Predicted 3D model of a 74-nucleotide RNA (transfer RNA) from Candidatus Aciduliprofundum sp. MAR08-339. A source record names the gene tRNA-Asn-GTT-1-1. RNAcentral holds the sequence, with entries from GtRNAdb. It matches the Rfam family "tRNA". Taxonomically the source falls in Candidatus Aciduliprofundum (Archaea, Methanobacteriati, Thermoplasmatota).
[in-house]
RNA sequence: GCCGCCGUAGCUUAGUAGGCUGGAGCGGCCGGCUGUUAACCGGCAGGUCGCAGGUUCGAAUCCUGCCGGCGGCG
Numbered sequence: 001g002c003c004g005c006c007g008u009a010g011c012u013u014a015g016u017a018g019g020c021u022g023g024a025g026c027g028g029c030c031g032g033c034u035g036u037u038a039a040c041c042g043g044c045a046g047g048u049c050g051c052a053g054g055u056u057c058g059a060a061u062c063c064u065g066c067c068g069g070c071g072g073c074g
Base pairs, nucleotide, nucleotide: 001073002072003071004070005069006068007067010026011025012024013023019057028044029043030042031041032040050066051065052064053063054062
C1' cells in the first nucleotide's frame, strides 16, 4: 500500500432483504423483603447505533469517505 471482517448503554451483546417506542443480561441508583448483609423481587436512569456526508417520504440497517480494532496479502 491492497483486501476482508468488526465498531449499538460503563461491560457483554440482540436487532442488519429500510418503517411499530432501539431491546436484553451484568453493573449503577431507588424501593421491597430480612434482625443485618447477601440472595431474591419491583422500579428508574443511562444509547449522536464509531465520525462526516449521500440515497430515500423514512437509515442502526443501503452507498461513499474517514477514524479505530483484528486478520490476510505484498